[in-house]
Predicted 3D model of a 78-nucleotide RNA (Fluoride riboswitch aptamer (crcB RNA motif)) from Komagataeibacter diospyri. It matches the Rfam family "Fluoride riboswitch aptamer (crcB RNA motif)". Gene Ontology terms of the family: response to fluoride and positive regulation of gene expression. The prediction has a mean pLDDT of 77.
RNA sequence: UGGCGGGACGGCAAUGGACUCUGCCUGACUUCGUAAUGAAGUCGAACCGCCCGAAGGGCUGAUGACUCCUACCUCGCC
Numbered sequence: 001u002g003g004c005g006g007g008a009c010g011g012c013a014a015u016g017g018a019c020u021c022u023g024c025c026u027g028a029c030u031u032c033g034u035a036a037u038g039a040a041g042u043c044g045a046a047c048c049g050c051c052c053g054a055a056g057g058g059c060u061g062a063u064g065a066c067u068c069c070u071a072c073c074u075c076g077c078c
Stems, first nucleotide, its partner, number of pairs: 010025004016069003020065002027043006049059004
């Protein structure tokens, strides 16, 4: 210096928030600055629902799972 594996942090799982659990991804470059710790930006990964279809039309769900809150919808009671 390069490769492989593991771990931590971080990010993600079709509409908001939280706990716990599960799964997935995990890099690169540039600029500024400090004695050191650092800051900002760009790109990349996981991720971005389903059905018919030429056009276009139709359908389920605030969860990946569980519990709760919020929003929306339906029914009943006061």